This is a predicted structure of a 102-nucleotide RNA (c-di-GMP-I riboswitch aptamer) from Pseudohalioglobus lutimaris.
It was read from a public genome assembly, where an Rfam model found it.
Of the family's consensus pairs, 100% are formed in the model.
Its mean pLDDT, the model's own confidence on a scale to 100, is 78.
[in-house]
RNA sequence: GCAUGAAAAAGGCACAGCCGGUGCAAACCGGUGUCGCAAAGCCACGGAUCCCACAGCGUAGUGUUUCGCCAUCUAACGCAGCAGGAUCGCCGGGUCACCAGC
Numbered sequence: 001g002c003a004u005g006a007a008a009a010a011g012g013c014a015c016a017g018c019c020g021g022u023g024c025a026a027a028c029c030g031g032u033g034u035c036g037c038a039a040a041g042c043c044a045c046g047g048a049u050c051c052c053a054c055a056g057c058g059u060a061g062u063g064u065u066u067c068g069c070c071a072u073c074u075a076a077c078g079c080a081g082c083a084g085g086a087u088c089g090c091c092g093g094g095u096c097a098c099c100a101g102c
Stems, first nucleotide, its partner, number of pairs: 001102002004100002012037002017032006035089001041095003045092003048087004056079004060074002062071002
C1' cells in the first nucleotide's frame, strides 16, 4: 500500500424484547439483552425510507350575523410534506483505525 478476511489471538459494537428517561412523532439516551456486524467507528454529503408538534390547507364545533362574509378559539379530525427532524445496523460517498494475510 491492497476492489484481501480463510484460520487465529487480543479485544470491540449491540437487533428485537424488557426497565427508566427525553421527544408531538420518527427516534434517541442509560441499563439489561445478545439478532447479528471486519468498520454495526465517525460525518446526514447524494439517494432512499420514516416522522409531523408549530405553521399551511380543509372539515367539524365555537363567537358574531337575518344569511353569507368575517373573526377567534379547540391538547378536535383529516390532507399534504415546502421548511424542519430521524436513520451511517438501508445503499453510495468521505474520513480515521485493530489483528491477520499478501